[in-house]
RNA sequence: GGGCGCGUAGCUCAGUGGGAGAGCAUCCGCUUCACACGCGGAGGGUCGUUGGUUCGAUCCCAACCGUGCCCACCA
Repeated sequence: GGGCGCGUAGCUCAGUGGGAGAGCAUCCGCUUCACACGCGGAGGGUCGUUGGUUCGAUCCCAACCGUGCCCACCA
């Protein structure tokens, strides 16, 4: 330098055009003499950035940023 993939909650991830979600973690409650387990609930997100398409974008398009793998080149 070229190609392919990934970026969504603190962590691991789902979601492929109209409601932003799950598990774990955190906090509160129930339960217990107490803790753990279990059960219920709550908080937590500019969906990497910018622009475009669209009535409408996490989703489609482009560029850029970060990251992983492969290839090539230089030395």
A computed fold for a 75-nucleotide RNA from a Bacillota bacterium, annotated as transfer RNA. RNAcentral holds the sequence, with entries from ENA and MGnify. Model confidence (mean pLDDT): 83 of 100. Lineage of the source: Bacteria > Bacillati > Bacillota.